c-di-AMP riboswitch aptamer (ydaO/yuaA leader) from a Nitrospirota bacterium, 134 nucleotides, folded computationally. Of the family's consensus pairs, 92% are formed in the model. Lineage of the source: Bacteria > Pseudomonadati > Nitrospirota.
């Protein structure tokens, strides 16, 4: 490579980025507007910190070294890999973009976002979810 038995119920990844209700399109479904969920900012006393052009700060797992003229590179802190923890082992990711001179923490109270890109499956132990069946 091919042919033949035989077993084997099910579960997508990253991310906060879901779900139900109304509306309108001829409609899969789109949109536009609410509400729960879930995420993120700003915001007192107390605390706490100081240095405001070397500006400063925010989201995120994505910082730091070394190196290049600059790009590449090589590393790392950290994060991911089909329900959760361990143990083994394996592969990846360490981006990118906002705010605009301002912001420590922070009730209460203000606001915001609820996209966008994928195609994973190692083994082993223990606890677990749905489903069907009795």
């Nucleotide at each position: 490579a091919u042919c033949a038995u035989a077993u084997a119920g099910c579960a997508g990844c990253c991310g906060a980025a879901a779900u139900c209700c109304a509306u309108u399109c001829a409609g899969a479904g789109a949109a536009u507007g609410g509400a729960u969920g879930c995420g993120g900012g700003g915001g007192a006393c107390c605390c706490a910190a100081a240095c405001u052009u070397u500006g400063g700060g925010g989201c995120g797992u994505a910082u730091u070294c070394c190196g290049u003229a600059a790009c590449a590179g090589g590393a790392u802190a950290g994060g991911g890999c089909a329900c959760u923890u361990c143990c083994a082992g394996g592969c990846c990711c360490g981006a990118g973009c906002c705010c605009g001179u301002c912001a420590g923490c922070u009730a209460a109270c203000c606001u915001c976002g609820u996209a966008g890109g994928c195609g994973u499956u190692u083994g082993g132990a223990a606890g677990g979810g749905c489903a069907c069946a009795a």